[in-house]
């Protein structure tokens, strides 16, 4: 994918020649028409070569491919070398004319023609077949020049190139055969009839069952055959230390394929990408009758899609076709365009520059950053962009001359050289030179930790972020956005994919008591492993040499583009395969031989080893009898059940089945499952001893095969007792359970099946090697005895303790989990799931083999600290328990819920809120409602402005607060002015009981006044951690003693401190006495201070000659002498921003702050905490005693009077041991009530009245009169309390004007029961245990049901798809056979033959 007129004939058009004609010219000539040869172009066609190259792709293909090596029985157009030859003929048919058909495509038919197209024929170097003789078998001409000599010419003839045909040989290319090597599946184990092979034939270029008859019945397969799913194969490439792992874009070999399936022809090559025939699916034209196409060539279009480009230039070069050649073709190829897809290189500026400008950002406000960075100052000029010059890649081809070659030949041809004129797509492009001007030229990403890089806002589990771990709930270095900062850089991030890190499939390199994993056990087959000597051979094995291992690639050296990417050139390398010479130690294979592994023999022991027969005696249970009566029986307690029909207990005697007490033991046997009265028969094994025999006979074991505990199955027995199920009772909210009373399946024997267990030593099976102690069984030997026992030793079993090792740790340790070896088996996260499906097995019921969707981010070991236990053990506590007195029931009193409400201000909520902040709400307080009000402010500080405006006081209005008006401060100065205070205008700030106690200080509560909490050094332990602090007394105690791998130390404990209890002493007055007065604090008491006393010190006694305890004696007091302050290390995000303090936030004519009312006091209710009581151990009257400890100047208040009394007057006296609150009260004495809702209780209420206070309405207290409510000891339940305690009485005191106090902290009177004891409850402390808990049991955690989402399975039936077997229909076509037609070349005279269609 054409090209060739130098194979061929023809149409056309063109210049020019020749030859006729006709116009015009006198003719040369012109101009036209016809012919004729040659020629240039150019066009279909016949012929030839090519079209099978080269270019796309990767659908299909697990071997008809590919890759490395090999090998015989083959072909090979063009092309090289070499031999030969090329002779003389014949007859057609394209094309062009014509004539039909046809809508197109396209076809029929006559007639005509040429060749390198086609056919004989002839020669036979040569080839083929043949043993040989002989037989077959070839060709074509074309162009180019030429002297002689022939030919009218053409030509002949000579030559020179191209072609042709026969042969033989290379080269190049292909076909075939052969071994080895590369994927996944066994839920694919058997495939296979042309199948294996053989004769013979056919067929091919050529070996073959390729084909095809006939015989024969063989191939292949556990080293995976056959059948599923995937896929082009290598050089390479990308990972990676390597070994491997993943992958096959570019480029390179090779295959496969071209619209799908098939199938030939041509041809030297095809079963053909731009060739043909069928048949199909699509598209298109169409006259409906029929044609016509094939982008996985190059661009381009469209679908798909997260995505992949120009419908360019050019044959200048390389390299292909064709061609003598010029040339011509060439979407091969060079090129240019697009794409930051990669990779490479370059710039986007260099130098100087500090007021460290502005501006941003951050702040502890003092500054820091951005940052020399910018400006500014000097300066370069790279790319871009202007202008000028401007390539290499060209070699060749053409022309014309020289010179060699060939030749007859100076012509032609070849070869060489030399001169000319010429070939560039890319491209005016690299480059080069000037100009100009810093001028046009940075982003992306990330900053919690892996992981370089930190602040601010903003948001408030939202919005988002996220590779893992995790970040957001009001202080986010994690969200978003800024400033900085890190990190790349024309990039930078996301996504997706491989390798790697992953020794996380381990070959290098992994495991398997408990983490995932040793098959339930045994025997054995395939296999794998396998003792000593010796000879052979030479297969693994080592070693040289030869060949190959395509190029590129990758590495190295040089080189060349201004570097580099990119490229050259050589070297290595290509770790492989194959031929071959050698070595023979090891192994394997053969020979032969040995005893030490393994087997045998032979002896006397031991033993629930397994089979089958028989016996045996206790004990349940039945049945007969016989005593005997009212129960039994069973449980935590009970019923159900048995029993007056006579049970239960008890004799006696019978049945019958089942299991075999003691011995009996971490004792014995067995391969494991297992095996237990006794006796006999049969029968298997294993240790010992001898050292007789065999001669490696071994060791393991994939599939097979056998055995296999309960429980289940089948079919026939048997059944006392036990006992799923099942009925009955209990128990419980329920009780399909656990407890009780019946009971049937099975349990038991025989014979099938079934084949699994926590079938566990959770530890496979042989062999050797490695310190030991102690028991136990069986054999042996030695010493010794009369003979044994002890005891010494060896060998097999079987335990404990334990060295070296090993082990994550626990633990294991000659019976290894130890060092070593051989062989099996089986694991790779948790869940789904030992599940489905699907196979093989069973009757079944299930049993084996065994996924995956999804789905978590972890499930797990083992150890360690805690904490927890209806887990042990030791201890303590008003912890029970024993006692006293309460609280739940009544009224009020108070605080809390709640409810109300303009508001009831707020906190505090389980022990550890609730008579709590509150040691004092009527106004203040007050933080809360409503209203009026003020805005540098009710209060600080600084600075400003005015310059007497003001503070106070008077008026007016008003509820006030305020508002408005008048007078109007001190000092110095004569004054003018100055200067202080306040005030006043702005400003900065001021104020907040606004928020967050889960952002804090600080304080406090609790645990608990409970005995604990640590930490240095050592030591152990991989480690967390342990030790120590544990253990054996002991104590209120971690108190203390004694022993210990500890030795100390330190914060709790104890002590030191305060009160009180004795005494002494020192000082001390306001005490005390009595009296008519006065008098020493002398003494007493008493206050205040120093001492002193108590320390288990002393005796006895127990124990470890301890610590301690027990008893005693003295003593005021006795074992911490009561009592107080003092609370380790934490725990509770406990309480408290409403005390104060204070980060953040948030409100600034208001959430600030003044004022006035109001409210914090509200009330169907519910709960704490208290009071007072229900009475007689009381209550009421009168009398009459005894305290402490406090307070007191804006106070405490005496006498004495008033008033019934609250309280009033009064005014002494006290700044207090001196006076005053202050007369204690119960208690004693006397009396009175007489058991009742009372002479009990006192609420509630209705009058009167007194204090305080500016004021008692909301809203105080206190008296008097008088009213007289509930309420008769209080259900479940629950408080406090162990001695001067509980109970019980009154005293004061702080707040505070007064008081709702009956509340709170103090005083002192009276003055008790009761502890046997630690089993429970509850808290706690020490050890210990088990844990799946660590927000620590209020922990953790299961199902089921409901809603909703996913993902996966089954489902009747339907469709589809692949496949097996059997058959039917069957297109082109190849072979072959057979008809019929059709035929120019040969033969034949010619019918007609042959051969062909």
């Nucleotide at each position: 994918a054409g090209u060739c007129g130098a194979a061929c004939g023809g149409g056309a058009u063109c210049a020019g020649c020749c030859c006729g004609g006709u116009u015009g010219g006198c003719a040369a000539c012109a101009a036209u028409c016809g012919g004729g040869a040659g020629g240039a172009u150019u066009c279909a066609g016949u012929g030839g070569c090519g079209a099978a190259c080269g270019g796309g792709u990767g659908a299909g293909u697990a071997a008809u491919a590919c890759a490395u090596g090999g090998g015989a029985g083959u072909c090979u157009g063009c092309c090289c070398g070499g031999a030969a030859g090329u002779g003389g003929g014949g007859g057609a048919u394209a094309g062009c004319u014509c004539g039909c058909c046809g809508a197109a495509a396209g076809g029929c038919g006559a007639a005509u023609u040429a060749a390198u197209a086609c056919c004989g024929c002839a020669u036979g170097u040569g080839g083929u077949c043949g043993c040989a003789a002989g037989a077959c078998c070839a060709a074509a001409g074309a162009g180019g020049g030429g002297g002689a000599c022939c030919g009218u010419a053409a030509g002949g003839c000579c030559u020179c190139u191209c072609g042709c045909u026969u042969c033989c040989g290379g080269a190049u290319g292909a076909g075939c055969c052969c071994a080895u090597g590369g994927c996944c599946u066994a839920u694919c184990a058997g495939c296979u009839u042309g199948u294996u092979g053989g004769c013979g034939g056919g067929g091919u270029a050529a070996a073959a069952g390729c084909c095809c008859a006939c015989c024969a019945a063989g191939g292949c397969u556990a080293c995976g055959a056959c059948g599923g799913g995937u896929a082009g194969c290598u050089g390479g490439u990308c990972u990676g230390a390597g070994a491997g792992g993943a992958c096959g874009a570019c480029c390179a070999g090779c295959c496969a394929c071209a619209c799908u399936g098939g199938g030939a022809c041509u041809g030297a090559g095809a079963c053909a990408c731009g060739g043909c025939c069928c048949a199909g699916a699509c598209a298109c034209c169409u006259a409906c009758g029929g044609g016509u196409g094939g982008c996985a060539g190059c661009a381009g279009u469209c679908g798909a899609g997260a995505a992949u480009u120009u419908u360019u230039c050019u044959c200048a070069a390389u390299g292909g076709g064709g061609g003598a050649a010029a040339c011509c073709c060439u979407g091969a190829a060079g090129g240019a365009g697009c794409g930051a897809c990669g990779c490479c290189g370059c710039g986007u500026g260099g130098a100087g520059g500090a007021u460290g400008a502005a501006g941003g950002c951050c702040c502890u406000c003092g500054g820091g950053u951005c940052g020399u960075a910018a400006a500014c100052u000097c300066c370069u000029g790279u790319c871009a962009c202007c202008a000028c010059a401007g390539a290499a890649c060209a070699a060749g081809g053409c022309u014309u001359c020289c010179g060699g070659g060939u030749u007859a030949a100076u012509a032609a041809c070849c070869c060489g050289g030399a001169a000319g004129a010429u070939u560039g797509a890319u491209g005016g492009u690299a480059u080069g030179u000037g100009g100009a001007g810093a001028g046009g030229a940075a982003g992306g990403g990330a900053c919690g930790g892996c992981u370089a890089a930190c602040u601010c806002u903003g948001u408030g589990c939202c919005a988002g972020c996220a590779g893992c771990c995790g970040c957001g709930g009001u202080a986010a270095u994690a969200c978003a956005g800024a400033g900085g900062u890190c990190c790349c850089a024309a990039g930078c991030g996301u996504u997706g994919u491989u390798c790697g890190g992953a020794u996380u499939u381990a070959c290098u390199g992994g495991g398997c008591g408990u983490a995932a994993a040793g098959g339930g056990u045994g025997c054995g087959u395939a296999g794998g492993a396998g003792g000593c000597c010796g000879g052979g051979a030479a297969a693994g094995u080592c070693u040289g040499a030869u060949g190959u291992g395509a190029a590129a690639u990758c590495c190295c050296a040089c080189c060349g583009c201004u570097u580099a990417g990119c490229g050259g050139u050589g070297g290595a390398a290509c770790u492989g395969c194959a031929u071959u010479g050698g070595a023979u130690a090891c192994u394997g294979c053969u020979c032969g031989g040995c005893u030490a592994g393994a087997g045998g023999a032979u002896c006397g022991g031991a033993g629930a080893g397994g089979a089958g027969a028989u016996c045996g005696g206790a004990a349940u249970u039945c049945c007969a009898g016989g005593u005997g009566u009212a129960g039994c029986g069973g449980u935590g307690a009970a019923a159900u059940g048995c029993g007056u029909a006579g049970a239960u207990a008890u004799c006696u005697g019978g049945a019958g089945g089942a299991a075999c007490a003691u011995c009996a033991a971490c004792g014995g046997c067995g391969a494991a499952g297992g095996c237990a009265g006794a006796u006999c028969u049969c029968u298997g094994g294993a240790a010992g001893a001898u050292u007789c025999c065999u001669g490696a006979c071994u060791c393991u074991g994939a599939g097979g095969c056998a055995c296999g505990a309960a429980g289940g199955c089948c079919a026939g027995g048997g059944g006392a007792g036990c006992g799923a199920a099942c009925g009955g009772g209990a128990u419980u909210a329920g009780a399909u359970a656990c407890c009780c009373c019946g009971g049937u399946a099975g349990u038991c024997c025989u014979g099938g099946c079934a084949g699994u267990a926590a079938a566990c030593g959770u530890u496979g099976c042989u062999c050797a090697c490695u310190a030991g102690g102690u028991g136990u069984g069986g054999g042996g030997g030695g010493a010794u005895u009369c003979g044994a026992c002890c005891c010494c030793u060896u060998c097999c079993g079987u335990g404990c303790c334990g060295a070296a090792g090993c082990u994550a740790a626990c633990g294991c340790g000659a019976u290894a989990a130890g060092u070593g070896a051989g062989c099996c088996g089986c694991c790779u996260g948790g869940g789904g799931a030992g599940u489905a499906c699907g196979g093989u097995c069973g009757c079944a019921a299930g049993a084996u083999u065994a996924a995956a969707a999804c789905u978590c981010a972890a499930a797990g070991a083992a150890a360690u600290u805690g904490a927890c236990g209806g887990g042990g053990g030791c201890c303590c506590g008003c912890a029970c328990a024993a006692g006293c007195g309460g609280u739940g029931g009544a009224g009020u009193a108070u605080g809390u819920g709640g409810c109300u409400u303009a508001a009831u201000u707020c906190g505090a909520u389980g022990c550890a809120a609730c008579g709590c902040g509150a040691a004092g709400a009527a106004c203040c307080u007050u933080a809360c409602c409503u209203g009026g009000g003020u805005u540098u402010g009710a209060c600080a500080u600084g600075c400003u402005u005015u310059g007497u405006u003001c503070a106070a006081c008077c008026g007016u209005g008003g509820a006030a607060a305020c508002a408005c008006g008048g007078u109007g401060g001190c000092c110095c100065g004569c004054a003018a002015g100055g200067g202080c205070g306040a005030a006043u205008u702005g400003c900065a700030c001021a104020g907040g009981u606004g928020c967050u106690g889960c952002a804090u200080g600080g304080c406090u509560g609790u645990c608990g006044u409970c005995a604990g909490c640590u930490c240095g050094u050592g030591u152990c332990g991989u480690g967390a951690g342990a030790u120590g602090u544990u253990g054996g007394g002991u104590u209120a105690a971690g108190u203390c003693c004694c022993g210990c791998a500890a030795c100390g130390a330190g914060c709790g404990c104890a002590a030191c401190c305060c009160c009180u209890g004795u005494g002494a002493u020192u000082a001390g007055u306001u005490a005390u006495a009595c009296g008519c007065g006065c008098a020493a604090g002398c003494u007493c008491u008493c206050u205040a201070g120093u001492c002193a006393g108590a320390c288990u010190g002393c005796c006895c006694u127990g124990u470890u000659c301890a610590a301690c305890g027990g008893g005693g004696a003295g003593g005021a007091a006795g074992g911490u002498g009561g009592g107080g302050a003092u609370g380790a290390c934490g725990u509770c995000a406990a309480g408290u921003c409403c005390g104060u303090a204070u980060g953040g936030c948030c409100c600034u004519u208001a959430u600030a702050u003044c004022c006035a009312g109001g409210g914090c006091u509200g009330c169907a209710c519910a709960c704490g905490u208290a009071c007072u009581a229900c009475a007689a151990u009381g209550c009421c009257c009168a009398u009459u005693a005894c305290a402490g400890a406090g307070g007191g100047a804006c106070g405490c208040c005496a006498a004495g009077c008033c008033g019934c009394a609250a309280g009033g007057u009064g005014g002494a006296g006290c700044c207090a041991a001196u006076c005053c609150c202050a007369g204690a009260a119960a208690a004693a004495u006397g009396g009175g009530c007489c058991c009742a809702g009372u002479u009990c209780g006192g609420a509630u209420u209705g009058g009167a009245g007194g204090c305080u206070g500016c004021a008692a309405c909301u809203c105080g207290c206190c008296u008097c009169c008088a009213u007289g409510a509930a309420g008769u000891u209080g259900g479940a339940a629950u408080c406090g309390c162990u001695a001067g305690u509980a109970a019980u009485g009154g005293c004061g005191c702080a707040u505070c004007a007064g008081c709702u106090a009956c509340g709170g902290c103090g005083c002192c009177g009276u003055g008790a029961a009761u502890a046997c004891g630690u089993u429970c409850c509850c808290g706690g402390g020490c050890c210990u245990u088990g844990u799946a808990c660590a927000c620590a049991c209020u922990g953790c955690c299961c199902g089921u049901c409901a809603c909703a989402u996913c993902a996966u399975g089954a489902a009747a039936g339907c469709c589809g798809g692949u496949u097996g077997u059997a058959c039917c229909c069957g297109a082109a076509g190849u072979c072959a056979u057979g008809u019929u037609g059709c035929c120019a070349a040969c033969c034949g005279c010619a019918a007609g033959g042959a051969a062909g269609c």

The prediction has a mean pLDDT of 84. This is a predicted structure of a 1397-nucleotide RNA (small-subunit ribosomal RNA) from an uncultured Verrucomicrobiota bacterium. Its Rfam family is "Bacterial small subunit ribosomal RNA". Gene Ontology terms of the family: ribosome and structural constituent of ribosome. The sequence is in RNAcentral, with records from Greengenes.